Description: Model confidence (mean pLDDT): 77 of 100. A computed fold for a 135-nucleotide RNA from a Deltaproteobacteria bacterium, annotated as c-di-AMP riboswitch aptamer (ydaO/yuaA leader). It was read from a public genome assembly, where an Rfam model found it. Its Rfam family is "c-di-AMP riboswitch aptamer (ydaO/yuaA leader)". About the family: This family represents a conserved RNA structure found upstream of the ydaO and yuaA genes in Bacillus subtilis and related genes in other bacteria.

RNA sequence: AAGCUGUGUUUGCCUAAUCCUGAAAAUAUCAGGAGCGGGGGACCCAAGUUGUUGGGGCGAAUCGCCAUCCGGCGAAGGGUAACCUUAUCGGCCCUAGCCCGUCAGCUAACCUCGUAGGCAUCGAUGAGGAAAACC
Numbered sequence: 001a002a003g004c005u006g007u008g009u010u011u012g013c014c015u016a017a018u019c020c021u022g023a024a025a026a027u028a029u030c031a032g033g034a035g036c037g038g039g040g041g042a043c044c045c046a047a048g049u050u051g052u053u054g055g056g057g058c059g060a061a062u063c064g065c066c067a068u069c070c071g072g073c074g075a076a077g078g079g080u081a082a083c084c085u086u087a088u089c090g091g092c093c094c095u096a097g098c099c100c101g102u103c104a105g106c107u108a109a110c111c112u113c114g115u116a117g118g119c120a121u122c123g124a125u126g127a128g129g130a131a132a133a134c135c
Stems, first nucleotide, its partner, number of pairs: 011120004018034006035115006045105001054103001055100004062075005077094004083129008
């Protein structure tokens, strides 16, 4: 001097996944509340079961083609901070995984569940709002 690893702090991103209170404790564990999000669940409406090709849910994460080297291409879809929201163009990135268990259309009342985890993905133009400074 460079690289790697770990810890702490700060600013942010994906996501519903944030905040407050109490207990014990001195680590992040339990409980409760608020906020946010998901599921079940009437009349009416819709549908018309019977499945060795069951059916369904969360999620952007589906579909088509080529290939058999399990990878590639394309379309749809999603993400991309600099006070916030939003629109367009370009660039970059993702297009997974998990769950219920033969069962669930919509659905007021009502019932119930979650609040994990993983990261550093930027340039231009326009609109609206907020804040600060100055007068």